[in-house]
């Protein structure tokens, strides 16, 4: 949320809150008196009377019950309850049995009649009256009581039982039936008989009362508690013991094995869990206990201190006529309240139980039923079988198809349960009646009892269960969950939102985790939440944990208690073990069986309840007693070392001060300084003095000592300890809660001391600050004496004792042997005191005979971090603080140990134009060019530290262009495909009108193939689609860039490690390289280097145009022009060559490395191309590609003008210069790479010139672009803003191109700006390289090109070297970093908010104690008043009762005080 039946449980856990109404205990006439009405019959003078009803109902007196049954869980931490016992210290009605009795009397008294008071509840009085009510007196077998006596028992107190005299104490009838005996004489009474009640007395059973062992909840931040208190005598009490209660006497009682105080709490069989031991709990059922609005207290009575009785106070509700009554649902129902949150004011007395009766039978909310409630257990059903065109649908899709899915429909059948009808019960046997048999009493064949057959009668459930019938598939499924734990996946909305969530964690636009949906999983009339306990948790550990660094060893002796404790004998038998017995309620539980159809339920029988008690009986172990030993420990002798403590003296070295003396300007101090000292002589030196405080070397993982500590020499005093040897003692021992002493430095109180040192303090410096660090200085302290403190990283972060269990090296004290001239030397031993190791032990790191290993004993401590060793109380200290020490409240972690990295203002070893050594630049100017910025309609978008910024862009005037105004088009500018059309259409082209143009009308003209069917193309219209430089580079794919051409990056197997990893890769050399040798628990391999590859150096071979041109020949002014030639050069194509190959030295006999030879070239000869494993969520969605989202008469697509090119500024990259190593004029040599047909264009002509004109050649080793510049030779210019610079600016050209306004280059002639080598800072760059000087190309009508890519020309300087700055590589150490230092964190202040402590007060609460007041009762006394039963002839007594007065006493009430708690 949902809900279909049925059984069989179970149902106010909170207010022991208040309660309306019913009902929940009465009952007996066979115990007593006395007795109606209402209705109804008769009569009847209508007033009445009388009979039924009835000896009925109602009430009384009495007798039993009301103490049981029922409900409840406040109090109660306690002989309350469990259990196991005592009672010689007691009771016990009703019942059973035994014995025995029951005689004779008497006065009363309710009811009832009468009077009186009050509102009522009720009271009072007069009169009457009965008993199984009341009393007296008889009797007394026996019962108590006191005396003595004998037996037996004994816990030695005393019980039990004979017998014996005193003394004291009983009783009551009802009913029934009979006449044997007596009396009248019908018959009934006396009497008999039965029965039922009475009395006494023993015994039983049954119930109870007392008392003892042992068990029973938390706090020690509760440690002292107690005067009736402990014990004792004598009185009282009580059914009984008892300080139970009172007087005196005494001083005692409990307590750390927890007293005393405070919190919690009914206890138990069980009951839930859990494998067990445990842990939790005490609902229904059952055993006991308390309570019955609260509080006290009796009385009755066999039993109470009484749930539905009594008194008295309180509080509370209700009646009143205000004067004063009533009431107690924690009985069943129900009300209201609280609360999440618990039911009907039913029906029976038919069972079964209980009360009372002789009984019939009345009562009984105990019970039996039945209603309410999925609350909990069980059982059943929502229906079977067939049914693929795998229907419709919905989801999904990779568009094919796949799932719901035989599900459904559709056909065939079944009938639980629900619904209709119909039949129908066990539970019912007692009992009464009636009849009938046997027994018994007895004088009886009567009555009465007892037993037994037979009928009849009696059901709340309930017309229920259960049968059988009938219709019908029809009325009957829904909850949760599908990220992992965990069965169970897609979609689509959301977009760190909404939201989820038990823990991890999910959600920031592709969410299997959130919402909804299709599917699937789970359970099922439930199902999921949420709570509560146990488990899992060995996570308070007994079974069954730990403390060296994770929490945890007390700072360290010493010693009470307590615990534990060597050999051997003996004796007990307490613990332990065997065995009986008693118990160990039932119900539960488990085993075996029966009844409901099955189950659940229940009956039956068994077992088990581990437990307590009690006899016997074993003694091996512990106890315990008694004897013994000497191996544990201790003494006793000789020895021996040693900063072991305490005291009292003494020495030198040094530092500082004080006097003198030489001396002169500095001293001191530091990274450098400065404060400072010093010319009134410092430092330095020298001689002398004074004082206080350490004891240099020796001096050592050396000694000593419990620990903290101990350090010059010497005396005296004094503690331990190790060693050798016999001698004594005999278990005297270890541990160690309290207690007690000792205990570093600081610190504190009192008084000396007081040289250095030096917290505070002060100056000087550093620093952004510098309340540090570094200097000057300086007080407490630091020494002494005496008392305080009591704490340290008081550590080996390891309590102590014993015992065992490989070793190697040291070292200290002692002792024996061996050998010895010997301080030596060897060996063996005992005590420390170290290193390193085996097994083994440990999370690892480590320990490892000086355990953290193997074990026994005894103490101390630890249970997530934080909060916090805090807070409050205590307790101790002169403070300072020290000892015990929480909790709210936060966290989802903190921690320990070891790995890989990363990182270090750690180390070490190495590299690189990294520095440094050079040369030349950027950063100042003017330009150019990109960038930010501002600005605009728009200035299109990307790139951002190095790796954005002359980058995309290898060319924006239009086109490009994406960007803006405007103006047009919608199947569209492209492309595919369906349907229709057009045949002079498509397409070319030409005119004209409107227009910026797109475009829109309008005429004209050529014109495609064909097999005549089309076809291609176009048009139209409408559709599916086009389109999109829109958006995500954090959703990709290709490709880049970047550490970086740095030497790395990994994997098999194998080996070590619980593992993560590690090894390999580390180490010793080397190298440019993880190159490449050696060694090695490694041995191999992989991509990486490195070689193969292209280009250049250098030779050789072929081949010879269009290149070459040496020799031969021709020709010219001149020229490879021309025959020719291939030697050269040079093309290009193939070889050769370079390999640490050779020689010498180093080096580990290697690797290599240095030098040398001989080569063009030598140690990768130079370049280039290649770029490992991976980092930057690097860059691109605007080359292309593509998921997803978006636009769809726009975010598309066309046209035109603008824009991308603006311009206070800011940066990046250039380019030109600032000049003389130059400028400029004349002259004059010498390149390589490329390019050329809408091309490149020579000559030759004009034109100062850019260029124009003509035109030759050449698709190029042929022609051309082309002039190479710098250079080199001559000539001017002279140090200047110049003959350096060329910006900006005019005016006049030229080219491209439809068009140079925005906005092209170019050229001439004028103009002739800043600029005089550039702060901080910064950039290349080791050689054919830096600077410098022109060539060429590609994009391109042209151009912004100074940028780019390439090409050759002239052509250096300098590196000593790795300390530094930047990066990088290998070892290795540190880490709280792992997003990896641009990490991580710490505090403090501001604000808000949780939660706690203190706090002047203030407010409740529970207790104690003192006082003060006293209800009601019980006791005592008293008792003059009042008084039936007895006694007396009366008078009067005896005894009672009222009523007073006392103890005790609830609730009330006063100060104080000490507690808790709340607020403040």
């Nucleotide at each position: 949320c949902u809900g279909g039946c049925g059984g069989c449980g179970u149902g106010c856990c909170u207010a022991a809150c208040a309660c309306a109404u019913g009902c929940a205990a009465g009952u007996c006439g066979a115990a007593c008196g006395a007795g109606a009405a209402a209705g109804g019959g008769g009569c009847u003078u209508c007033g009445g009377c009388u009979c039924c009803g009835a000896g009925u109902a109602a009430a009384g007196u009495g007798g039993c019950g009301c103490a049981c049954g029922g409900g409840u869980g406040a109090g109660u931490a306690a002989c309350a309850c469990g259990u196991a016992g005592g009672u010689a210290a007691c009771c016990u009605g009703c019942c059973u049995c035994u014995a025995a009795g029951a005689u004779u009397g008497g006065g009363a008294u309710a009811a009832c009649c009468u009077g009186u008071c009050g509102a009522a509840a009720g009271a009072c009085g007069u009169g009457c009256u009965a008993a199984u009510a009341c009393c007296a007196a008889a009797u007394a077998a026996g019962a108590c009581c006191a005396c003595g006596g004998c037996u037996u028992c004994c816990u030695c107190g005393g019980g039990a039982g004979c017998a014996g005299g005193g003394g004291u104490c009983a009783a009551a009838g009802g009913u029934a039936g009979c006449c044997u005996c007596u009396a009248c004489u019908u018959g009934u009474a006396a009497g008999c008989u039965a029965u039922c009640a009475c009395u006494u007395a023993g015994a039983g059973a049954u119930g109870g009362g007392c008392c003892u062992g042992c068990g029973u909840a938390c706090c020690a931040u509760u440690a002292g508690c107690u005067a009736g208190u402990u014990g004792g005598u004598g009185g009282g009490g009580u059914a009984a013991c008892g300080g139970c209660u009172u007087a005196c006497c005494a001083a005692g009682g409990c307590u750390a094995a927890g007293a005393u105080g405070g919190u919690u709490a009914g206890c138990u069989g069980g009951u839930c869990u859990g494998a067990g031991a445990g842990g939790a709990u005490g609902a229904u059922c059952a055993g006991c206990c308390a309570c019955a609005c609260u509080g006290g207290a009796a009385c009755u009575g066999a039993g109470a201190c009484a749930c539905g009785g009594u008194c008295c106070a309180g509080a509370c509700u209700c009646c009143u006529a205000c004067g004063g009554g009533a009431g107690g649902c924690a009985g069943c129902a129900g009300u209201g309240g609280g609360g999440a949150a618990u039911a009907u004011u039913g029906c029976g007395c038919a069972a079964u139980g209980g009360g009372c009766g002789a009984a019939a039978g009345c009562c009984u909310g105990a019970c039996g039923c039945a209603g309410c409630a999925a609350c909990g257990c069980c059982g059943c059903g929502u229906g079977a079988g067939u049914g693929a065109u795998g229907a419709a649908g919905g989801c999904c899709u990779u568009c094919g198809g796949g799932u719901c899915g035989u599900a459904a429909a559709g056909c065939u059948c079944u009938g639980u349960c629900g619904g209709a009808g119909g039949g129908a019960a066990c539970g019912a046997a007692c009992g009464c009646u009636c009849u009938u048999g046997a027994g018994g009493u007895u004088a009886a064949c009567a009555g009465c009892c007892u037993c037994g057959g037979g009928a009849a009668u009696u059901g709340a459930c309930g017309g229920u269960a259960c049968c059988c019938u009938c219709a019908a598939a029809g009325g009957a499924a829904g909850c949760a969950c599908c990220g992992g734990c965990u069965a169970a996946c897609u979609c689509u909305g959301u977009g760190c939102c909404a939201g989820c969530a038990g823990c991890c964690g999910c959600g920031g636009u592709a969410a299997u985790a959130c919402a909804g949906a299709g599917g699937g999983u789970g359970c099922a009339a439930g199902c999921g939440u949420u709570g509560u306990u146990c488990g899992g948790a060995a996570u308070c550990a007994u079974u069954g944990g730990g403390c060296g660094u994770a929490a945890a060893g007390g700072g360290c002796g010493u010693g009470u208690a307590g615990g534990c404790g060597g050999c051997c004998g003996a004796g007990u038998a307490a613990g332990u073990c065997g065995u009986g017995u008693g118990u160990g309620a039932a119900a539960g539980a488990c085993c075996g069986g029966g009844g409901c159809u099955c189950a659940a339920c229940u009956c039956c029988g068994g077992u088990a309840c581990u437990g307590c008690a009690u006899g016997c009986g074993a003694u091996a172990c512990u106890g315990c007693u008694c004897g013994g030993c000497u191996a544990g420990a201790g003494a006793a002798a000789g020895g021996u070392a040693g900063a072991g403590g305490c005291g009292a003296g003494u020495g030198g070295a040094a530092u500082u001060c004080c006097c003198g003396g030489u001396g002169u300007a500095g001293c001191g101090g530091u990274g450098g300084a400065a404060u400072g000292c010093g010319u009134a002589g410092a430092u330095a030196u020298c001689g002398g003095g004074a004082a206080g405080a350490a004891c240099a070397c020796c001096u050592g993982u050396g000694g000593c000592g419990a620990a903290g500590g101990c350090g010059g020499c010497u005396c005296g005093c004094u503690g331990g300890g190790c060693c050798u040897u016999u001698u004594c003692u005999g278990a005297c021992g270890c541990u160690g809660a309290a207690g007690u002493g000792c205990g570093a430095a600081a610190g504190c109180g009192u008084g000396g001391g007081g040289a250095g040192c030096a917290a505070a303090c002060a100056g000087g410096a550093u620093u952004a600050g510098a309340u540090a660090c570094c200097c000057u200085g300086g007080u407490a302290g630091u020494c002494c004496a005496c008392g305080c403190c009591g704490u340290a990283a008081a550590c080996g972060a390891u309590g102590g004792g014993c015992a065992c269990u490989a070793g190697g090296c040291g070292u200290u004290g002692g002792g024996a042997g061996g050998a010895u001239u010997g301080a030596c030397c060897c060996u063996c031993u005992c005590a420390g005191u170290g290193c390193c190791g085996u097994a083994g032990c440990u999370a690892a790191c480590g320990c490892g005979u000086u355990a953290a290993g193997u074990g026994c004993c005894c103490c101390g401590c630890c249970u997530g971090g934080g909060g916090a060793g805090u807070a409050c109380g205590g307790c101790c200290g002169c403070a300072a603080g020290g000892c015990u020490g929480a909790a709210a409240c936060u966290c989802a972690a903190a921690g320990g140990a070891a790995u890989u990295g990363a990182c270090g203002g750690g180390g070490g070893c190495c590299c690189g134009c990294a520095c440094a050594a050079g040369c030349g630049g950027u950063g100042g100017a003017g330009c150019a060019u990109g960038u930010g910025g501002u600005u605009u309609a728009a200035u299109u978008c990307g790139a951002a530290g190095c790796a954005a910024c002359g980058c995309g862009a290898a060319g924006a005037a239009c086109c490009u262009u994406a960007c803006c105004u405007g103006g047009g088009c919608u199947u569209g500018a492209c492309a595919u495909g369906u349907c229709g059309g057009u045949a002079g259409u498509a397409c070319u082209u030409c005119c004209c009108u409107g227009g910026a143009a797109a475009c829109a009308g309008g005429g004209g003209a050529g014109c495609u193939c064909u097999u005549c069917g089309g076809a291609g193309c176009u048009c139209g219209u409408a559709c599916a689609c086009a389109g999109g430089u829109g958006c995500u580079g954090c959703a990709u794919g290709g490709c880049u860039g970047u550490c970086g051409u740095c030497a790395g990056c990994u994997c098999g197997u194998g080996u070590c490690g619980u593992g993560a990893g590690a090894u390999g890769u580390u180490g010793g050399g080397u190298u440019a390289a993880g190159u490449c040798c050696c060694g090695c628990a490694a041995c191999g391999a992989g991509c990486g280097c490195a070689a193969c590859c292209c280009u250049u150096g250098c030779u050789c071979c072929c081949a010879g145009u269009u290149g070459c041109c040496a020799g031969c020949g021709g020709a010219u002014a001149a020229c490879g022009c021309c025959g020719g030639g291939g030697a050269c050069u040079c093309u290009g194509g193939g070889g050769g060559g370079a390999c640490u190959g050779c020689c010498g030295g180093u080096g580990u006999c290697a690797a290599a490395c240095c030098g040398g030879a001989g080569g063009a070239a030598g140690g990768u000869g130079g370049g280039g191309a290649c770029g490992a494993c991976g980092u930057c969520a690097a860059g691109u969605c605007a080359u292309c590609a593509u998921g997803g989202c978006c636009c769809u008469u726009a975010c598309g697509u066309c046209c035109a003008g603008g824009g991308c090119u603006a311009c206070a500024c800011a940066c990046g990259u250039g380019c030109u210069a600032c000049a003389a190593u130059g400028g400029c004029c004349g002259g004059u040599a010498c390149a390589g790479c490329g390019c050329g047909c809408u091309g490149c264009g020579a000559a030759c002509u004009c034109g100062c010139g850019a260029g124009a004109g003509c035109a030759a050649g050449c698709c190029a080793a042929u022609c051309g672009c082309u002039a190479a510049a710098a250079g080199c030779c001559g000539g001017u210019c002279u140090a200047a803003g110049u003959u350096c610079g060329g910006a900006u600016u005019g005016u006049a050209g030229u080219c491209u191109g439809u068009a140079a306004c925005u906005c092209g280059a170019c050229u001439a002639c004028a103009u002739g700006a800043a600029g005089u080598c550039g702060g901080a800072a910064u950039c290349g760059c080791u050689a054919g390289u830096a600077a410098u000087c022109g060539c060429g190309g590609a994009u391109c009508a042209g151009c912004u090109a100074c940028g780019c890519c390439g090409c050759g020309g002239u052509g250096a300087a300098u590196a000593c070297g790795u300390u530094c700055c930047c990066g990088g590589g290998c070892c290795u150490u540190g880490u709280a970093c792992a997003c990896a230092c641009c990490g991580c964190c710490c505090g403090u202040c501001a604000c808000g908010c949780g939660a706690u402590g203190g706090a002047a007060g203030c407010u409740g609460g529970a207790g104690g104690g003192a006082c003060c007041c006293g209800a009601a009762g019980c006791c005592g006394g008293u008792g003059a008043g009042c008084u039936a039963a007895c006694c007396g002839c009366a008078a009067g007594g005896a005894g009672g009762c009222a009523g007073c007065c006392g103890u005790c006493g609830a609730a009330g009430g006063u100060a104080a005080a000490a507690u808790c708690a709340g607020u403040g």
A computed fold for a 1464-nucleotide RNA from an uncultured prokaryote, annotated as small-subunit ribosomal RNA. The sequence is in RNAcentral, with records from ENA. Its Rfam family is "Bacterial small subunit ribosomal RNA". The coordinates come from a structure-prediction model, not an experiment, and the mean pLDDT is 85.